[in-house]
Context: one part of a larger RNA
RNA sequence: GAUUGAACGCUGGCGGUGUGCUUAACACAUGCAAGUCGAACGGUAACAGCAGAAGCUUGCUUCUGGCUGACGAGUGGCGGACGGGUGGGUAACGCGUGGGAAUCUGCCUUAUAGUGGGGGAUAGCCCGGAGAAAUCCGGAUUAAUACCGCAUACGCCCUACGGGGGAAAGUUGGGGAUCUUCGGACCUGACGCUAUUAGAUGAGCCCGCGUUAGAUUAGCUUGUUGGUGGGGUAAUGGCCUACCAAGGCAACGAUCUAUAGCUGGUCUGAGAGGACGAUCAGCCACACUGGGACUGAGACACGGCCCAGACUCCUACGGGAGGCAGCAGUGGGAAUAUUGCACAAUGGGCGCAAGCCUGAUGCAGCAAUACCGCGUGUGUGAAGAAGGCCUGAGGGUUGUAAAGCACUUUCAAUUGUGAGGAAAAGCUUUUGGUUAAUAACCUUGAGUCUUGACGUUAGCAAUACAAGAAGCACCGGCUAACUCCGUGCCAGCAGCCGCGGUAAUACGGAGGGUGCAAGCGUUAAUC
Numbered sequence: 001g002a003u004u005g006a007a008c009g010c011u012g013g014c015g016g017u018g019u020g021c022u023u024a025a026c027a028c029a030u031g032c033a034a035g036u037c038g039a040a041c042g043g044u045a046a047c048a049g050c051a052g053a054a055g056c057u058u059g060c061u062u063c064u065g066g067c068u069g070a071c072g073a074g075u076g077g078c079g080g081a082c083g084g085g086u087g088g089g090u091a092a093c094g095c096g097u098g099g100g101a102a103u104c105u106g107c108c109u110u111a112u113a114g115u116g117g118g119g120g121a122u123a124g125c126c127c128g129g130a131g132a133a134a135u136c137c138g139g140a141u142u143a144a145u146a147c148c149g150c151a152u153a154c155g156c157c158c159u160a161c162g163g164g165g166g167a168a169a170g171u172u173g174g175g176g177a178u179c180u181u182c183g184g185a186c187c188u189g190a191c192g193c194u195a196u197u198a199g200a201u202g203a204g205c206c207c208g209c210g211u212u213a214g215a216u217u218a219g220c221u222u223g224u225u226g227g228u229g230g231g232g233u234a235a236u237g238g239c240c241u242a243c244c245a246a247g248g249c250a251a252c253g254a255u256c257u258a259u260a261g262c263u264g265g266u267c268u269g270a271g272a273g274g275a276c277g278a279u280c281a282g283c284c285a286c287a288c289u290g291g292g293a294c295u296g297a298g299a300c301a302c303g304g305c306c307c308a309g310a311c312u313c314c315u316a317c318g319g320g321a322g323g324c325a326g327c328a329g330u331g332g333g334a335a336u337a338u339u340g341c342a343c344a345a346u347g348g349g350c351g352c353a354a355g356c357c358u359g360a361u362g363c364a365g366c367a368a369u370a371c372c373g374c375g376u377g378u379g380u381g382a383a384g385a386a387g388g389c390c391u392g393a394g395g396g397u398u399g400u401a402a403a404g405c406a407c408u409u410u411c412a413a414u415u416g417u418g419a420g421g422a423a424a425a426g427c428u429u430u431u432g433g434u435u436a437a438u439a440a441c442c443u444u445g446a447g448u449c450u451u452g453a454c455g456u457u458a459g460c461a462a463u464a465c466a467a468g469a470a471g472c473a474c475c476g477g478c479u480a481a482c483u484c485c486g487u488g489c490c491a492g493c494a495g496c497c498g499c500g501g502u503a504a505u506a507c508g509g510a511g512g513g514u515g516c517a518a519g520c521g522u523u524a525a526u527c
Stems, first nucleotide, its partner, number of pairs: 001527004006523005013374006019367002021332001026331003030328003035078003040075002043071002047069003050065007085286003094211007103203002108199002111196005116150001118148002126139005156165003170191006178185002212258003219249003224246008261283004265276004288309005311322004338364001340363003346360001347358004377407004387398004411468001413463005421454001426448004432442002471516005476497003482511005492499002
């Protein structure tokens, strides 16, 4: 000099854009952060409508009916493996980079074939019981895209090439004939389902090289190193196991110890390098501590399960409940924000859709925390006013500074106006496709109708007044900037040298000056 996720002191007008628990991976009150689908299912607790019945106060109350819109709880499907947080652990194939072969991959895309016919349960509901509660038990009954056989098998899997094995589920929109038990069959479209194929995406695994310090750590290792057989996995492999061999690593630093998430990058520097790894992006690890598996395409799973432990809470003392390193918020701390608004946009989950959910996200609030921009007036004005300070008492300086005169109105204030972020979806119509079909569905275009948290938006216009807006540090040398008074080795200053013991440009005050400026200084840290 540059820099910072900074803090502290004094001061503080506005706007834009970023950033904001670096400490205790410490403990957490409260609310919210992952649901959705009735077009899978049996149903009907609540709400609304409709129908019926009863009571009457004649427009209300009660009851009944899943009949309709819807829908609590439940079965089932998909999603809770994403998104969000943190950096404790990890010196490692963890990360970075470049390769590799022995793998899996829900949803999505491509292609082929199929979707036949049966069965037994179970939650819920009802009845009964246990318990303070959490919750649990028994009986009866019931549905499915839940579960299980049978049939079939172009691909597929296994094979000793003889053969053997294995699947599925329906729901819904529309409909001219025909049939009908008036439910539907049947035809057709959409969404599904099963098996296989290729892809895309994502993931698992292996290897070369690189990746902090210490030798006041020199030897380390027995599943250890390799082989064979077996097991296990989606897959290779001591990954596991039995047997056999005795190997493997290490001064090019093994082992041990300490420290640490890694990278793109950030800061600094002419560069080489040094330091760092906040925000943003990629990867990894973790989710009170330790261990374990289940489900699933995917987890050994932050807001899932089981066990053990510490802690907190409830208890009828028998037993139970919990996990903010999600968003806010509380204690703690030198220090780091609101228990805010909205799903309008972008994205995600579910759903045919309408839509619902979304503390992701978009916004707003707080903080001069950082960067950038703007303003606090402009011109004129010598009687060089008054006052202050200094003085050789003549004067000098503050100083064109003020006042005065003329002008302007950015920003702030008030009033009005007012984009863009909105494209979709819906409705009407139209083109093409599909089809028996001018239904329906998909698709192209046109018209129409709406949807904004921010928001009193940005911008623009008008009104009025110089009106509302300057401080901080320093002035001995380094280092730009000097005099007076007070003090008298005291009080004090200080980054280094050093000042102060009676004329202190170094302490304190004043006047003046210098530097930066909505900031300025100090402290801490890096180059």
The part of an RNA shown here (small-subunit ribosomal RNA, 5' domain) has 527 nucleotides and comes from a metagenome. Model confidence (mean pLDDT): 86 of 100.